The part of an RNA shown here (large-subunit ribosomal RNA, domain II) has 685 nucleotides and comes from a mouse gut metagenome. It matches the Rfam family "Bacterial large subunit ribosomal RNA".
Context: one part of a larger RNA
RNA sequence: GCCUACGAGUUGCGGUGGCCGGCGAGGCUAAGGGCCAGGAGGUCCGGAGCCGAAGUGAAAGCGAGCCUGAAUAGGGCGUAUAGUCGGCCGCGGCAGACGCGAAACUUGGUGAUCUACCCAUGUGCAGGCUGAAGUGCCGGUAACGCGGCAUGGAGGGCCGAACCGAUAAGCGUUGAAAAGCUUCCGGAUGACGUGUGGGUAGGGGUGAAAGGCCAAUCAAACCGAGAGAUAGCUCGUACUCCCCGAAAUGCCUUUAGGGGCAGCCUCGGGGUACAGCGUGGCGGAGGUAGAGCUACGGAUAGGAUGCGGGGGUUUCACCGCCUGCCAAGUCCUGACAAACUCCGAAUGCCGCCACGUGAUGCCCGGGAGUGAGGGCGCGGGUGCUAACGUCCGCGUCCGAGAGGAGAAGAAUCCAGACCGACGGCCAAGGUCCCCAAGUGCGUGUUAAGUUGAAAAUAACGCGGUGCCGGAGCAGAGACAGCCAGGAUGUUGGCUUGGAAGCAGCCAUACAUUCAAAGAGUGCGUAACAGCUCACUGGUCGAGCGCCGGCGCAUGGAUAAUAAGCGGGCAUGAAACACGCCACCGAAGCCACGGGACCCCGUAUGGGGUCGGUAGGGGAGCAUUCCGCGUGCGCGGAAGGCGUUCCGGGAGGGGCGCUGGAGCGCGCGGAAAAGCAAAUGUAGGC
Numbered sequence: 001g002c003c004u005a006c007g008a009g010u011u012g013c014g015g016u017g018g019c020c021g022g023c024g025a026g027g028c029u030a031a032g033g034g035c036c037a038g039g040a041g042g043u044c045c046g047g048a049g050c051c052g053a054a055g056u057g058a059a060a061g062c063g064a065g066c067c068u069g070a071a072u073a074g075g076g077c078g079u080a081u082a083g084u085c086g087g088c089c090g091c092g093g094c095a096g097a098c099g100c101g102a103a104a105c106u107u108g109g110u111g112a113u114c115u116a117c118c119c120a121u122g123u124g125c126a127g128g129c130u131g132a133a134g135u136g137c138c139g140g141u142a143a144c145g146c147g148g149c150a151u152g153g154a155g156g157g158c159c160g161a162a163c164c165g166a167u168a169a170g171c172g173u174u175g176a177a178a179a180g181c182u183u184c185c186g187g188a189u190g191a192c193g194u195g196u197g198g199g200u201a202g203g204g205g206u207g208a209a210a211g212g213c214c215a216a217u218c219a220a221a222c223c224g225a226g227a228g229a230u231a232g233c234u235c236g237u238a239c240u241c242c243c244c245g246a247a248a249u250g251c252c253u254u255u256a257g258g259g260g261c262a263g264c265c266u267c268g269g270g271g272u273a274c275a276g277c278g279u280g281g282c283g284g285a286g287g288u289a290g291a292g293c294u295a296c297g298g299a300u301a302g303g304a305u306g307c308g309g310g311g312g313u314u315u316c317a318c319c320g321c322c323u324g325c326c327a328a329g330u331c332c333u334g335a336c337a338a339a340c341u342c343c344g345a346a347u348g349c350c351g352c353c354a355c356g357u358g359a360u361g362c363c364c365g366g367g368a369g370u371g372a373g374g375g376c377g378c379g380g381g382u383g384c385u386a387a388c389g390u391c392c393g394c395g396u397c398c399g400a401g402a403g404g405a406g407a408a409g410a411a412u413c414c415a416g417a418c419c420g421a422c423g424g425c426c427a428a429g430g431u432c433c434c435c436a437a438g439u440g441c442g443u444g445u446u447a448a449g450u451u452g453a454a455a456a457u458a459a460c461g462c463g464g465u466g467c468c469g470g471a472g473c474a475g476a477g478a479c480a481g482c483c484a485g486g487a488u489g490u491u492g493g494c495u496u497g498g499a500a501g502c503a504g505c506c507a508u509a510c511a512u513u514c515a516a517a518g519a520g521u522g523c524g525u526a527a528c529a530g531c532u533c534a535c536u537g538g539u540c541g542a543g544c545g546c547c548g549g550c551g552c553a554u555g556g557a558u559a560a561u562a563a564g565c566g567g568g569c570a571u572g573a574a575a576c577a578c579g580c581c582a583c584c585g586a587a588g589c590c591a592c593g594g595g596a597c598c599c600c601g602u603a604u605g606g607g608g609u610c611g612g613u614a615g616g617g618g619a620g621c622a623u624u625c626c627g628c629g630u631g632c633g634c635g636g637a638a639g640g641c642g643u644u645c646c647g648g649g650a651g652g653g654g655c656g657c658u659g660g661a662g663c664g665c666g667c668g669g670a671a672a673a674g675c676a677a678a679u680g681u682a683g684g685c
Stems, first nucleotide, its partner, number of pairs: 001685006011095003015091009026051003032045005055062002065077004098236002101233001105226006116200009125190001127159003130155001134151006163187003168183004202218001204214003239620006249262005263370002265367006276357009290343001291341002298336001301333005308326002310323004373398010403414003418594003423590003429584003432568003438581001440580006451570002460555002464552007472544002481539005487512003492506003518533001522531002595610006621674001623671010639658008
């Protein structure tokens, strides 16, 4: 892991509601007993007692009334009758109360054969090294101290086996071993190691102290019991079909992943049309969007004016004067706001009327689940006009929704799946190939593989390219090129060492000659010179340059494994724009056949509905046993294997083989009554 078996809403009592049944202003017996009996039992007694038929008040009490109250007031609870007993079912209560699961607590015991410490009594420590005190002798001293040499054999002394330990590494890691093996390593006469016997016990011991150890268990051992502790938590909870179908909200909660009430779902009952819902019309309340602010209060930019102030000046001081500073108020222009409003919608909301639609609305009662929501669009708060962020509102979808599109992808787009079938039409989206359908038609655009659907691509740059517009120049010859001219006063004046068109300053509409030529556009010189431009003529012979707008493209460009059209691949397109025709495309729609439910209706017809989690309701199948009835079986029961038929399904029947002794069917009744999951339990493989 698989298979098989087992495995979870039960039982008792009391309550509440429904259904069925008996009796009914009544209903019922309990314990117990008589008789009968085939097993649960049947039948007859038994009225103790219980519920109901009257309430109300705290009570005395009164009573279709009673209480409160001074009340003949008002108000509260009643009166205008239906109950009761049994059976079954739903639900809640008390019990373990659907099953399994703690960590723990209490109580009574068992443990110191492991280990910690202690007590008693034994025992063990190869070998080597060092050489304390003391003592002796010698030297020395006045005598000691002292020195030397011997002797001596001290030490939690030194090296190192046994023994005890465990530093480092490797191996081992379903091990040889639930702590080991190898090499290195620490202690090794001591606070040493060890044998035997004994002692200390669970909030207790013992501890050279780690929360260590107390039998492979220790921040409180182990075993039994209370005990089925409790578990607002996790997991699991078993056959089929049919109808409906949620919630993730509000208030409160030692409440926040749990509850109570309400909301939303379902089932039963009730009565009402003037209910509900939709559309239109009419009438209302309101201060949002927008807008506005010489309409208020508040903020606010520039200008004008300048109350008041600052600074300067004058002066002994005052009064003054000046100011390119600040600035009240007022005026002009402009503009801001959730907590501003002189204004002010659209929607929405309320009411009335009309039309449409019909049980959707409402009331009473039984049963729930939900009370973690989420995405998207829109209106907002918060945040960074960040987040698959967070908090509200309106809507929608996912949740609980399959199908088609989006390459893939809960909630984006299309569209709501009763069943069957190899029919048709469309939606979104597509039609070169993968891949169903156009290598469709017309006119343009793009040259970047831009693009071909992730989103966006910015400031800024660009003689990319197409289109539109504006004002100019041009056969009296434009634009570009080429040829020629481009002069004179004059080296303008100033400045300067110099300044001559061209360092700088001033003037520059200077004037002259001209077809034209600046007191000079750039290069250049130390300054000149020189080259060139503006401007003019010639040559050439047809368009030229400037400005603005729009489309597509381009640089800017950029993220971590190799690649962001799904891929192949595509360029008068298979890209982009505008238009047109056709086709493909879903569980949508139509057509055909069939089923279930509801309604109308009865002509045997018509119409509508049938996605679905939690959950409510309904109808069934199967298993075991029992009652009554009725059958089968060694001429082959149950069970098993196979096959075939029937049923919408759970399932049921027939036949063959196997098997070898019991088993059905009909109508009822009763349950140890259905397994895929619980890291389920046991066995097998």